Description
This is a predicted structure of a 238-nucleotide RNA (Group I catalytic intron) from Sulfurovum sp. It was read from a public genome assembly, where an Rfam model found it. It matches the Rfam family "Group I catalytic intron". Its family is annotated with Group I intron splicing in the Gene Ontology. Rfam's curators write: Group I catalytic introns are large self-splicing ribozymes. They catalyse their own excision from mRNA, tRNA and rRNA precursors in a wide range of organisms. The core secondary structure consists of 9 paired regions (P1-P9). For this family Rfam cites "Self-splicing of group I introns" (Cech, Annu Rev Biochem, 1990).

[in-house]
C1' cells in the first nucleotide's frame, strides 16, 4: 500500500444475507470478583484475535450421544387436481463425550548418583494437557520475503541396475517457558502534598485444529453381491 466486505468458521465441493452447531465484538440483565475481567441468558454485528524459543512422544483397544428449510418416503396420522407437501421415521453428519490403556517437553513430590555448596544427572508417582476424535489412512512440518512472490528443502509418485532424473512441493496446532502490547488497583512491600507512582499480583490478546498445510492413498465413478421401500450402509473387483 491496494481491493472486497450483510462479523468469522463450518454442515456446504454449484450458491449460499435463511436454517443447524461453534467463536467472537458491541449492549442489557443474572452469578462470581475490589477491579479489569470471567460465565450465563437474550438482543445486535464494520471489532479484533501479538512475538520467539523448547517438545513432537503416544499415536492402541472399546463405548455413548447428534442439529438442519441437508437427502429419503415403504409403512403408521394427516393432506392434494398431483406433490415427501406436513407430522413422523430413516439416513448423511457439522460434531458433543466417555472407560482402560499409553505419552514429548516444562510443573509438583519423592527417592538414588555426582559434588564443599549450590547445583546437574537419572528413576518412580502424581495434576494439567495429549492421543484416542483425518474423507478409512501412510509419512513429512523447510529456507528468503513486510507481503504477494520466490527458491525448490523434508515428503510423496513416476522412470531409472546403479549413479541419477522427472512431476508434485509444505498458514500449522498443543502443551511449556520468555517476551510484547492493552488494561484492573481490594489485600502485600514500598511511596507521594496528592497519584498505579514502583516492586510483586491480577486480566485480555478467537474459533476454524475430530488431520491445518504439503504429498500419497481413498472416497466420489464403472460393474457386481449383501442388508434396505429408498435415501444409504458393508463387501469385492475395476
Nucleotide at each position: 500500500c491496494a481491493a472486497u466486505a450483510u462479523g468469522c468458521c463450518u454442515u456446504a465441493a454449484a450458491u449460499g444475507u435463511a436454517a443447524g452447531g461453534g467463536c467472537u465484538g458491541c449492549a442489557u440483565g443474572g452469578c462470581a470478583g475490589a477491579a479489569a475481567u470471567g460465565u450465563u441468558a437474550u438482543g445486535u454485528g464494520a471489532a479484533a484475535a501479538c512475538u520467539a524459543u523448547g517438545u513432537g512422544a503416544a499415536c492402541u483397544c472399546g463405548g455413548u450421544g447428534a442439529a438442519a428449510c441437508u437427502c429419503u418416503u415403504a409403512g403408521c396420522a394427516a393432506g392434494u387436481a398431483a406433490a415427501g407437501u406436513u407430522g413422523a421415521a430413516g439416513a448423511c453428519a457439522a460434531u458433543a463425550c466417555c472407560g482402560a490403556a499409553c505419552c514429548a517437553a516444562g510443573c509438583a513430590a519423592g527417592a538414588a548418583u555426582a559434588u564443599u555448596a549450590a547445583u546437574a544427572u537419572u528413576c518412580u508417582u502424581g495434576a494439567a494437557g495429549g492421543u484416542g476424535u483425518a474423507a478409512c489412512g501412510a509419512c513429512u512440518a523447510g529456507u528468503c520475503g513486510a507481503a504477494a512472490g520466490a527458491c525448490g528443502u523434508a515428503c510423496a509418485u513416476c522412470c531409472a541396475a546403479g549413479c541419477g532424473g522427472a512431476u508434485g512441493g509444505a498458514a500449522g496446532c498443543g502443551c511449556a517457558u520468555a517476551g510484547c502490547a492493552a488494561c484492573u488497583a481490594a489485600a502485600c512491600a514500598g511511596g507521594u502534598a496528592a497519584a498505579g507512582c514502583u516492586g510483586a499480583a491480577g486480566u485480555u490478546g478467537a474459533a476454524g485444529a475430530g488431520a491445518u498445510a504439503g504429498u500419497c492413498u481413498g472416497c466420489u465413478c464403472u460393474g457386481u453381491a449383501u442388508a434396505g421401500a429408498a435415501a444409504u450402509a458393508u463387501g469385492c473387483a475395476g